[in-house]
Order: sequence, then C1' cells, then structure tokens
RNA sequence: GAUAGAGGUUGCGAUUUUUAAGAGUAAGUCAUCUGACGGCAGGCACCGGAUGAUGAUGACGGAAAGGAAAAGUCGCCGAAAGGUCACAUGGUGCAUGACGUGUGAUUCUUGGGGAUACGGUUAAGAGCCGUAUCACUGUCAUCUUAAUAUUUCAUUAUAAGAUGGGGCGCUAUC
Repeated sequence: GAUAGAGGUUGCGAUUUUUAAGAGUAAGUCAUCUGACGGCAGGCACCGGAUGAUGAUGACGGAAAGGAAAAGUCGCCGAAAGGUCACAUGGUGCAUGACGUGUGAUUCUUGGGGAUACGGUUAAGAGCCGUAUCACUGUCAUCUUAAUAUUUCAUUAUAAGAUGGGGCGCUAUC
C1' cells in the first nucleotide's frame, strides 16, 4: 500500500406499505366588531385595499407536508451525524439580510448505542441537533492475579480486574 472482516438483534443510512398523530389545525366562504394597511425584515418599485387592509370572535368547511411507530427490501461499518465555506433555490421584482431546502468541498468535531440535565428545532412530554455528566459496550496499550501447556527463569495464548487512548483506529492475509 491492497484485500477481507469485527463492534450492535435498538450499529448506520435510504426506500416501500400500513397505522397513529398532525387536526377539527391551515386554506376557503359567510356574519359581527375594528378601521388602514398587507405581500419574511428594512429600502425602492409593483400588486391588492373604505365596493373594507389588518386584527378579534362565531358559524360552515376541511386538507397536506416535514417528523414518528411496525413490517419488508436495499446499501453499508466515517457506516453516518453535526460545524464551516461555496454555489443554486423558496416565499411579487431588484440587490442585501434572516430562515428553509438541495449540491459540492473540508486531516473542524464525534468509537458505538443508552439514560439524565440544559439549550435549539418541532403541533408535540415523540423524534432530531448541540453541550455536559453517568454507567454500559467494543477495541488497543500498560500493570496485577488465577489455572493450563512449557517448566530453572522467562515468554506465548486464555479468564478476571485496574488505569489510559481513539475510528486517518483495530484484527487477519498478501
């Protein structure tokens, strides 16, 4: 350097079907009150608006997406997730900003899953993301102990315990 593997039956991700939730919510229509603004923010424009903007209440009406659970299928073991940067894109147009989505780059972080707390996201006590703590688990290194083989000692392999490290790692073969 190449190839092949291991961690877990809650390893990671994608996709399909069903189900619950979203939600009696949003859109829309009508009525009453309010009475000048509204279209993510500000600026300029454009469009709509006293033939009633906006907001509130009530009636009618009535979804969907993201996310979740189960089962199946597929791809895998930096699987993947997050941060940062660049480009594209969404909501009337222009440029900027914020937010969201997609693609790419990145020796920036994270071994893995879980629980708890705080913060963010979300309809949400679910889930996801970040930080911290806790034990568990897997692997490597060092040390100690026990027994077996060897047996003068020592070494090697196995089991248990303690401490520490990280995936650009670990094991095996070439």